[in-house]
Context: one part of a larger RNA
RNA sequence: GCCGGGGAGUGCAUUUCAGUGGCAAGGAUAAGGCUAUUAAGGCAAUAUCCGUAGGGAAACCAAUAGUUCGCAACUUGUGAGGAACAAUGUAUGAAAAUGCUUUAAGUCACUGGAGUGUGACCCGAAACCGGGUGAUCUAACCUUGGGCAAGGUGAAGCAGGGGUAAAACCUUGUGGAGGCCUGAAGAGGUUCUGUGUGCAAGCGUUCUUCUGACUUAAGGUUAGGGGUGAAAGGCCAAUCGAACCCGGUGAUAGCUGGUUCCUACCGAAAUGGGCCGCAGUCCAGUCCUCGAGGAGAUAGUUAAAGAGGUAGAGAUACGGAUUAGGGGUUUAGGCUUCGAAAGGAGUCGAUCUCUUGUCCAACUCCCAAUGCUUUAACAUCGUAGAAUUGAGGAAACGGCGUUACUGGGGUAAACCUGUAAUGCUAGAGGGGAACAACCCAAGACUGUAGUUAAGGUCCCUAAAUAUUGGUUAAGUGUUAAAGGGUGAAGGAUGUUUAUUACCGAAUACAGUAGGGAGGUAGGCUUAGAAGCAGCCAUCCUUUAAAGAAAGCGUAACAGCUCACCCAUCUAGGUGAUAUGCUCCUAAAAUGGACGGGGCUAAACCAAUUACCGAUACUACAGAUCGCCUUGUAUAAGGUGUGUGGUAGGUAGGUAUUCUAUGUAGGCAGAAGCUUCUGCGUAAGCAGGAGUGGACUGCAUAGAAAUAAAAAUCCCGGC
Numbered sequence: 001g002c003c004g005g006g007g008a009g010u011g012c013a014u015u016u017c018a019g020u021g022g023c024a025a026g027g028a029u030a031a032g033g034c035u036a037u038u039a040a041g042g043c044a045a046u047a048u049c050c051g052u053a054g055g056g057a058a059a060c061c062a063a064u065a066g067u068u069c070g071c072a073a074c075u076u077g078u079g080a081g082g083a084a085c086a087a088u089g090u091a092u093g094a095a096a097a098u099g100c101u102u103u104a105a106g107u108c109a110c111u112g113g114a115g116u117g118u119g120a121c122c123c124g125a126a127a128c129c130g131g132g133u134g135a136u137c138u139a140a141c142c143u144u145g146g147g148c149a150a151g152g153u154g155a156a157g158c159a160g161g162g163g164u165a166a167a168a169c170c171u172u173g174u175g176g177a178g179g180c181c182u183g184a185a186g187a188g189g190u191u192c193u194g195u196g197u198g199c200a201a202g203c204g205u206u207c208u209u210c211u212g213a214c215u216u217a218a219g220g221u222u223a224g225g226g227g228u229g230a231a232a233g234g235c236c237a238a239u240c241g242a243a244c245c246c247g248g249u250g251a252u253a254g255c256u257g258g259u260u261c262c263u264a265c266c267g268a269a270a271u272g273g274g275c276c277g278c279a280g281u282c283c284a285g286u287c288c289u290c291g292a293g294g295a296g297a298u299a300g301u302u303a304a305a306g307a308g309g310u311a312g313a314g315a316u317a318c319g320g321a322u323u324a325g326g327g328g329u330u331u332a333g334g335c336u337u338c339g340a341a342a343g344g345a346g347u348c349g350a351u352c353u354c355u356u357g358u359c360c361a362a363c364u365c366c367c368a369a370u371g372c373u374u375u376a377a378c379a380u381c382g383u384a385g386a387a388u389u390g391a392g393g394a395a396a397c398g399g400c401g402u403u404a405c406u407g408g409g410g411u412a413a414a415c416c417u418g419u420a421a422u423g424c425u426a427g428a429g430g431g432g433a434a435c436a437a438c439c440c441a442a443g444a445c446u447g448u449a450g451u452u453a454a455g456g457u458c459c460c461u462a463a464a465u466a467u468u469g470g471u472u473a474a475g476u477g478u479u480a481a482a483g484g485g486u487g488a489a490g491g492a493u494g495u496u497u498a499u500u501a502c503c504g505a506a507u508a509c510a511g512u513a514g515g516g517a518g519g520u521a522g523g524c525u526u527a528g529a530a531g532c533a534g535c536c537a538u539c540c541u542u543u544a545a546a547g548a549a550a551g552c553g554u555a556a557c558a559g560c561u562c563a564c565c566c567a568u569c570u571a572g573g574u575g576a577u578a579u580g581c582u583c584c585u586a587a588a589a590u591g592g593a594c595g596g597g598g599c600u601a602a603a604c605c606a607a608u609u610a611c612c613g614a615u616a617c618u619a620c621a622g623a624u625c626g627c628c629u630u631g632u633a634u635a636a637g638g639u640g641u642g643u644g645g646u647a648g649g650u651a652g653g654u655a656u657u658c659u660a661u662g663u664a665g666g667c668a669g670a671a672g673c674u675u676c677u678g679c680g681u682a683a684g685c686a687g688g689a690g691u692g693g694a695c696u697g698c699a700u701a702g703a704a705a706u707a708a709a710a711a712u713c714c715c716g717g718c
Stems, first nucleotide, its partner, number of pairs: 001718006011118013026050003033043003054061002064086001066085004073078002087102001089100004121258002124255001128248006139222009148212001150182003153178001157174006186209003192204001194203002224240001226236003261653006271284005287393006296381003300378007312366001313364002319360003324355007333348006399424007407417003429440003445622007455612003458597003464609001466608006477599002490584003494581002497578007511568002514565002517541003522536003547562001550561003623643002625640006654707001656704010672691008
């Protein structure tokens, strides 16, 4: 891992609600007892409990069968229940008044929903406490013992010699010290980050130590908030920041995981408020179920009447901020200056005023649009039961996206935070290559057939290699958007279209041939300055035309072009503005993405007609649910802008085991198993064949240790 088996809302007590039944102003007994019996039961037992009256702390006091409306029903006014008004009891109060109460239904049993207490749906801690067991491992200590090849080094001391006044000292031997050295046994366990799972830490290599604070055997001592520790929170039997075993114990877990058959009907929330509250829970809202009620209700549109201070706007309308300039005041502002002083002048301020420019969430002289409130009409819904209201059961209280307000905060964000709508959540289908919330889809009961939507129609791939007119040459593009990037400023004699100006058969533009002169080398400057370093001026003449020169050039000249003119040639040319497509700008790490192939249209712009394309729409048939009608009522006939669905609520069924009663089957073959067929929306059921070899169904009731795919589930097998 697979298969088989096991595996999770239960029992008791109590409270409450619903259904059914008994009795009813009452209802019911409990233990124990008596009686009978195989047992179940029966009888009395009246303690006690609930109800029949409330108010008040208490003393204490102590209550409606009044009037009106009116649903069902009967029937044209009666009217159970219901509503309104009035009244009642009591407490407080001087009173007014306020609180609670009153127009009489309960109680017991069974079944079911839910709450509470208990292990309380199941499994799961780390821990805490108590009593014990451990020092055969290991730590330290105690007692008695054992062990340490070989080699090296050569301390003190001693002896000889030298040396000294004597020492010191030197030297040669001898000697054999040392937590000395190399190294075997022994002890250890550094490296290869070797090998490897060897009945759980092994093996190899290399390495450390090896007369010592060494190592080792046996025996003994210290015990769990305790020991021991050359101290690492180390070690205390492969267990240690508090051992192990048993018990308290099914500790507790607002946390994780799991929780077993089918179908039908409805169907959420992720919000407001409270909480040592933020992983939870309670109240309200939202959902479900069952009632009461009995006629109006309202999301829409229009009209009318209101409340309000946002968007915007404004600035002698207040508060505050604020640009530039003019004028006035300044006895008690600072500084400078004139003057003997009085006083004056300048400047910076303060303040008033005029002109001018600009702002504000906590400014407002103003002031929308929407929205909101009320009323009326229309519209829609409603006796096939609306509004309103009661009871029971929940789940949820982590939300997220899009659009609008171009809301608020923020540089921004798949950011934070609002209001409204809508979607996903809990929503399938078609499109978007794939893709919760983007597009289509007025939302998928089942089947068959057809028509369309978004989007598409070369192939993958259903449908146009469709039609018409343009554009692009960049593989631009072949991408609705978002995403999983965009393609900027700036530039282009790439090309399209439009408008406009000018030139042009009196010949334009381009090309080619020729001319391009004289005064003069203008003046100045300068070594020089001659069209062409620089400054000033920029005229005249001859001309078809030719600048006191637009470039190249020279030291300066020279020289070569240009403007300008003519000839030749021949038909359009030269600009400006706008515009479409395109190009450059354009850089990222494995090779690479229009979904791919590929495409010059199968790209882009504009237009047209076909076709494809969904669970949408239409037609037909069927199922089921709600409601209506009917004297066949689980039926028949109608009707529905019924039938997606997570959490969740409700309803009806299927299956398993056992019991009772009834009725059946079986050795002429039961159950089980294998396989085939049929029926049912499904859980499932029935039948045939084979196998098997002794029990088993069905109906009606009843009782449950009642349904398996999951829990790192448990046990077994493989």
Predicted 3D model of a 718-nucleotide part of an RNA (large-subunit ribosomal RNA, domain II) from a Candidatus Woesearchaeota archaeon. Its Rfam family is "Archaeal large subunit ribosomal RNA". The coordinates come from a structure-prediction model, not an experiment, and the mean pLDDT is 81. The source organism's lineage runs through Archaea, Nanobdellati and Candidatus Woesearchaeota.